RNA sequence: UUCGAAAAGGGCAAAUCCGUUGAAAGACGGAGACGCAAAACCACGGGUCUAAAGCCGACAGGUUAGGACAGCCGGGUUGCCGAAG
Numbered sequence: 001u002u003c004g005a006a007a008a009g010g011g012c013a014a015a016u017c018c019g020u021u022g023a024a025a026g027a028c029g030g031a032g033a034c035g036c037a038a039a040a041c042c043a044c045g046g047g048u049c050u051a052a053a054g055c056c057g058a059c060a061g062g063u064u065a066g067g068a069c070a071g072c073c074g075g076g077u078u079g080c081c082g083a084a085g
Stems, first nucleotide, its partner, number of pairs: 001084004011036002016031006034071001040077003044074003047069004054063003
């Protein structure tokens, strides 16, 4: 540097359920394991979700500041074990 077939010690934890929190998307804690070699970290590009407040509207609703997702894709930073060079 590339790779993850085999091995070892481990790590994380989807759905679902319970509790807390938030307007919501969601987040956090517990139980739980579908999966994961970066499923560690960063919203930088794209994407998706939400949008209480603002704006438009008679309503329904629309739109957007903002918010969320790193387990959607790309990018950046760091990194365990092993194999090959």
Predicted 3D model of an 85-nucleotide RNA (c-di-GMP-I-GGC riboswitch aptamer) from an uncultured Desulfobacteraceae bacterium. Its mean pLDDT, the model's own confidence on a scale to 100, is 88.